[in-house]
Context: one part of a larger RNA
RNA sequence: GGUCGACCUCGAAUCAGGUGGGGAUACCCGCUGAACUUAAGCAUAUCAGUAAGCGGAGGAAAAGAAACCAACCGGGAUUGCCCCAGUAACGGCGAGUGAAGCGGCAAGAGCUCAGAUUUGAAAUCUGGCCCCUCUGGGGUCCGAGUUGUAAUCUGGAGAGGAUGCUUUGGCGAUGGCGCCGCCCCAGGUUCCCUGGAAUGGGACGUCGUAGAGGGUGAGAACCCCGUACUUGGGCGGACGUCUACGCCGCGUAAAGCUCCCUCGGCGAGUCGAGUUGCUUGGGAAUGCAGCUCAAAUUGGGAGGUAAAUUCCUUCUAAAGCUAAAUACCGGCCGGAGACCGAUAGCGCACAAGUAGAGUGAUCGAAAGAUGAAAAGCACUUUGGAAAGAGAGUGAAAAAGCACGUGAAAUUGUUGAAAGGGAAGCGCUUGCAGCCAGACGUGGCCGCCGUUGCUCGGUGGGG
Numbered sequence: 001g002g003u004c005g006a007c008c009u010c011g012a013a014u015c016a017g018g019u020g021g022g023g024a025u026a027c028c029c030g031c032u033g034a035a036c037u038u039a040a041g042c043a044u045a046u047c048a049g050u051a052a053g054c055g056g057a058g059g060a061a062a063a064g065a066a067a068c069c070a071a072c073c074g075g076g077a078u079u080g081c082c083c084c085a086g087u088a089a090c091g092g093c094g095a096g097u098g099a100a101g102c103g104g105c106a107a108g109a110g111c112u113c114a115g116a117u118u119u120g121a122a123a124u125c126u127g128g129c130c131c132c133u134c135u136g137g138g139g140u141c142c143g144a145g146u147u148g149u150a151a152u153c154u155g156g157a158g159a160g161g162a163u164g165c166u167u168u169g170g171c172g173a174u175g176g177c178g179c180c181g182c183c184c185c186a187g188g189u190u191c192c193c194u195g196g197a198a199u200g201g202g203a204c205g206u207c208g209u210a211g212a213g214g215g216u217g218a219g220a221a222c223c224c225c226g227u228a229c230u231u232g233g234g235c236g237g238a239c240g241u242c243u244a245c246g247c248c249g250c251g252u253a254a255a256g257c258u259c260c261c262u263c264g265g266c267g268a269g270u271c272g273a274g275u276u277g278c279u280u281g282g283g284a285a286u287g288c289a290g291c292u293c294a295a296a297u298u299g300g301g302a303g304g305u306a307a308a309u310u311c312c313u314u315c316u317a318a319a320g321c322u323a324a325a326u327a328c329c330g331g332c333c334g335g336a337g338a339c340c341g342a343u344a345g346c347g348c349a350c351a352a353g354u355a356g357a358g359u360g361a362u363c364g365a366a367a368g369a370u371g372a373a374a375a376g377c378a379c380u381u382u383g384g385a386a387a388g389a390g391a392g393u394g395a396a397a398a399a400g401c402a403c404g405u406g407a408a409a410u411u412g413u414u415g416a417a418a419g420g421g422a423a424g425c426g427c428u429u430g431c432a433g434c435c436a437g438a439c440g441u442g443g444c445c446g447c448c449g450u451u452g453c454u455c456g457g458u459g460g461g462g
Base pairs, nucleotide, nucleotide: 027058028056029055030054031053038045042092068075069074079106080105081104082103089097090096110321111320112319113267115153123149124144125143127141128140129139130138131137132136158263159262160260161259162258164257165256166255167254168253169248170247171246172245175242176241177240178239179237180236181235182234183233184232188204189220190203191202192201193200205222206221207211213225214224215223272293273292274291275290276289277288278287299316300315301314302313303312356363357362376403379390380389381388382387
């Protein structure tokens, strides 16, 4: 120096880990928050902490293990129901509004941090690698961590000390039970008639703890699916529970009881006070929020009339978790109906929030049925075709994809009738057409009655 393309710049693709900003919203929680209305007017009040609006979540949510209720011989988390009670209370004390304790019931469950020195020993945890019985466990090595990871204790206590007593865990597979899914369990398609078809009519049967229902060419217990017995039997399962069995782990461990009385910390711009606004049945202030002030530790809160002094009772705020009973015009799954049956029932039984309308917010229809089966009219003929005439399918085309049935106003055509006083209506009469009913005559069939003839049987007489 060349090749490769390192490097620089720009753009893109893939993307460990992390996040879910959207939709839906019936029920739930938090925030915000009217007016119509009522008061026979209206302003506080009421409607109402409702509707609209915003945010968030779950199959439920929220609440929840007392800074509770009480004043009793006291009760003992929360939630829901009955009652309390239209009561106490609030209220231009007007209109109106309006709880809670107790008692009865449904359900039932209790717990965890912060905060004490393990201080004779960070006893704790993530990750890489290896191994195993693999949601995890064990070994090893880094790392996190003393500005604090564990153990212990949570006010009902508890810690510490003493010396006695009592009690123990996990996993796996087989099997049983529960739960879930799938499968199985009766009886004519016999004869005759009609018919396109028998599931109809007649005859003869069968099952039935099954004669609910649906389908199949017309009304099918017995053709098919089902239905009853059934809380039955069989198979499968990744779920739950129980038992004997096996394996592992343990005890120098953990937990509980008794005694002693040495300790006993315990949530701050918080409680509380003033003031303003909202709210409440809460009334010298029920709850919430803003601003100002602002604590205590034998302390503090509550005890429904403010304040002082005193005593008593009851809880332990300012941190957190927690099934069930409860709610549910949305979603998903399943069952049912004294509901509707195509102008009904959802706006929508159907290519419906569609077609369409409106700049837009928004408004918003109509529209189901050939036949058992397309067998959906081959072929011929006229016509450019549409269509027609034949032919054919079919039980039916007087069922032809404008299709089951096919009303009425209305239109065309055909037939009949009428014609001054509109049509129409009422009464009376004549004629014509059509229909029902009745009647006459003839033929055929069936039944009943009577009579005559003939034949057979039987009884009596000669």
Model confidence (mean pLDDT): 81 of 100. The part of an RNA shown here (large-subunit ribosomal RNA, domain I) has 462 nucleotides and comes from Stigmatodiscus enigmaticus. The RNAcentral record of the full RNA draws on SILVA. It matches the Rfam family "Eukaryotic large subunit ribosomal RNA". The family has 88 seed sequences and 107,465 matches in Rfam 15.1. Its family is annotated with ribosome and structural constituent of ribosome in the Gene Ontology.